Transfer RNA from Candidatus Curtissbacteria bacterium RBG_13_35_7, 72 nucleotides, folded computationally. Its Rfam family is "tRNA".
[in-house]
Parts: sequence; structure tokens; C1' cells
RNA sequence: GGGCUUGUAGUUCAACGGUUAGAACAGGUGUCUUAUAAACACCAGACCCAGGUUCAACUCCUGGCUAGCCCA
Repeated sequence: GGGCUUGUAGUUCAACGGUUAGAACAGGUGUCUUAUAAACACCAGACCCAGGUUCAACUCCUGGCUAGCCCA
């Protein structure tokens, strides 16, 4: 320098172009307990950035950025 892949919650991962973006673990509160843990109930928390297409974009397209792999 060229090509391919990836980016969603604190972490690991889901999500046919369309109904409130979900799950597990982690965190907080409550119940239970002498107390802690466990269990149960509840709560909070996210679409890498900028454009474009579309009635409608996490999803498709373009550019950029990050990470990984391959070639040179």
C1' cells in the first nucleotide's frame, strides 16, 4: 500500500427493513436470614461517527474511526 471481517448495556452475546432494541452475568433496591451468601421480586443501564437510500434503518449503501486477519 491492497483485500476481508468486526463494532449494540460495565462484560459476553442476540435482534426478517416495521410492534417499547432483548438475554445472561455484573450493579442498585426490597423480601427472606441473628447476619452474610443463596433464592425470589423489582429498578437502572447500550445501537462507533457523519452522510445517503427508504413511508420507516441496529439492519442496506458511501466515507471516516477502532480492533482483528490475510497479501505485498
The RNAcentral record of the sequence draws on ENA.